[in-house]
Context: one part of a larger RNA
RNA sequence: GAUUGAACGCUGGCGGCAGGCCUAACACAUGCAAGUCGAGCGGAAACGAAGAGAGCUUGCUCUCUGGCGUCGAGCGGCGGACGGGUGAGUAAAGCGCAGGAAUCUGCCCGGCAGAGGGGGAUAGCCCGGAGAAAUCCGGAUUAAUACCGCAUACGCCCUACGGGGGAAAGCAGGGGAUCUUCGGACCUUGCACUGUCGGAUGAGCCUGCGUCGGAUUAGCCAGCUGGUGGGGUAAAGGCCUACCAGGGCGACGAUCCGUAGCUGUUCUGAGAGGAAGAUCAGCCACACUGGGACUGAGACACGGCCCAGACUCCUGCGGGAGGCAGCAGUGGGGAAUAUUGGACAAUGGGCGCAAGCCUGAUCCAGCCAUGCCGCGUGUGUGAAGAAGGCUCUAGGGUUGUAAAGCACUUUCAGCGGGGAGGAAAGGAAGUCGGUUAAUACCCGGUUUCUGUGACGUUACCCGCAGAAGAAGCACCGGCUAACUCCGUGCCAGCAGCCGCGGUAAUACGGAGGGUGCGAGCGUUAAUC
Numbered sequence: 001g002a003u004u005g006a007a008c009g010c011u012g013g014c015g016g017c018a019g020g021c022c023u024a025a026c027a028c029a030u031g032c033a034a035g036u037c038g039a040g041c042g043g044a045a046a047c048g049a050a051g052a053g054a055g056c057u058u059g060c061u062c063u064c065u066g067g068c069g070u071c072g073a074g075c076g077g078c079g080g081a082c083g084g085g086u087g088a089g090u091a092a093a094g095c096g097c098a099g100g101a102a103u104c105u106g107c108c109c110g111g112c113a114g115a116g117g118g119g120g121a122u123a124g125c126c127c128g129g130a131g132a133a134a135u136c137c138g139g140a141u142u143a144a145u146a147c148c149g150c151a152u153a154c155g156c157c158c159u160a161c162g163g164g165g166g167a168a169a170g171c172a173g174g175g176g177a178u179c180u181u182c183g184g185a186c187c188u189u190g191c192a193c194u195g196u197c198g199g200a201u202g203a204g205c206c207u208g209c210g211u212c213g214g215a216u217u218a219g220c221c222a223g224c225u226g227g228u229g230g231g232g233u234a235a236a237g238g239c240c241u242a243c244c245a246g247g248g249c250g251a252c253g254a255u256c257c258g259u260a261g262c263u264g265u266u267c268u269g270a271g272a273g274g275a276a277g278a279u280c281a282g283c284c285a286c287a288c289u290g291g292g293a294c295u296g297a298g299a300c301a302c303g304g305c306c307c308a309g310a311c312u313c314c315u316g317c318g319g320g321a322g323g324c325a326g327c328a329g330u331g332g333g334g335a336a337u338a339u340u341g342g343a344c345a346a347u348g349g350g351c352g353c354a355a356g357c358c359u360g361a362u363c364c365a366g367c368c369a370u371g372c373c374g375c376g377u378g379u380g381u382g383a384a385g386a387a388g389g390c391u392c393u394a395g396g397g398u399u400g401u402a403a404a405g406c407a408c409u410u411u412c413a414g415c416g417g418g419g420a421g422g423a424a425a426g427g428a429a430g431u432c433g434g435u436u437a438a439u440a441c442c443c444g445g446u447u448u449c450u451g452u453g454a455c456g457u458u459a460c461c462c463g464c465a466g467a468a469g470a471a472g473c474a475c476c477g478g479c480u481a482a483c484u485c486c487g488u489g490c491c492a493g494c495a496g497c498c499g500c501g502g503u504a505a506u507a508c509g510g511a512g513g514g515u516g517c518g519a520g521c522g523u524u525a526a527u528c
Base pairs, nucleotide, nucleotide: 001528002527003526004525006524007523008522009521010520013375014374015373016372017371018370019368020367021333026331027330028329030328031327032326035078036077037076040075041074043071044070047069048068050065051064052063053062054061055060085286086285087284094211095210096209097208098207099206100205103203104202108199109198110197111196112195113194114193116150118148119147126139127138128137129136130135156165157164158163170191171190172189173188174187175186178185179184212258213257214256219249220248221247224246225245226244227243228242229241230240231239261283262282263281264280265276266275267274268273288309289308290307291306292305311322312321313320314319339365341364342363343362347361348359349358350357351356378408379407380406381405388399389398390397391396412469414464415463416462417461418460422455426450427449428448429447430446431445432444433443434442472517473516474515475514476513477498478497479496483512484511485510486509487508493500494499
């Protein structure tokens, strides 16, 4: 000099953009953060509409009706493995770069083939029992895109010579003939379903090289190194197991100890290098501590389950409940780090045919000079060089065109008015095309109408008034830009280094003046 996730002191007008627990991976009150689908199913607790009946304060109450809008609880499907947080652990099972072969991949895209015929249950509801509760048990009954067989299966799997094994489900919209038990069958469209091949995406595994310090850590290893048989996995492999052999690593630093998430990047520097790894992005690891598996395409699973432990809470003492390193917020620790805010309008995600619902992701707002950038606190004129202050050789000098005065302007803030863009979608009607037996339905394009904004009193523009509301901080001995007076008298004090102060101190304290930066300025800490 540059820099910072900074803190502290003094001071503080506005805006834009960014950032904001670096410490206790300490403990957490409260609310919210993952649901959705009635176009899979049986149904109807709540609300609404309609109809019927009754009462009556003539629009309210009660009862009935799943026929309707909807929908609590339940079965079922998909999603809770993403998104969000943190950096404890980890020196290599990680990360970075470059390769590899023995693998899987829901939803998505393309190809081929198929969706035939049956069965038995079980939630919910109802009945009964136990319990303070959490919850648990028994009985009866019922549905499905839940579950299980049979058939078929070129392609798929096993064996590879015969041969053997393996699937499925419907729902919704529309409809001219034909059939009909008047429910529908049947046809067609859309969405689902099954098998298989390929793609895309994502994931698992292996190898090489690189990746902090200590030798006052020199030897380390028993499934430890290799083989064979067997097991296991989606998959190679001591991954596991039995037997056999005796190997494997190491001064090119094994083992042990300490420290640490890694990278793109960031800071500094002419570069080489050094330091760092906040925000943003990629990967990894973790989710009160330790262990375990279940389900599933995917987890050994932050807001799932089981066991053990510590802690907290409820209890009728028999027994139960919990996990903010999600967003806010609280206590504590600390020099130190924010609101228990608004909205799903946009972007993205989950579910759904869709309308839509959910979304503390996200978009915004609030707080903080924490940083960077921009703007303002007026402009011109004005010598009687006013008064006052300071100083003086008592003449003067300086503050100083500074002020006053005169003439102007109105950025920003204030008040009033106007007012984009972020909006694409969605809905309705018409029309064209695709599909089809079909001018139904559905899908796509297009035109017209309608229509969705948290921010928001938005940005921006216009008007009004008046210089009106807006300057400080550090320094002035040398380094280093900037000097005099008074007080003090090795005292009080200053100090980054050299050093100042013991009676004229440009170095202490005050004042006048000056210098440097400026909504900041200094100090401390830290890196180059």
A computed fold for a 528-nucleotide part of an RNA from a sponge metagenome, annotated as small-subunit ribosomal RNA, 5' domain.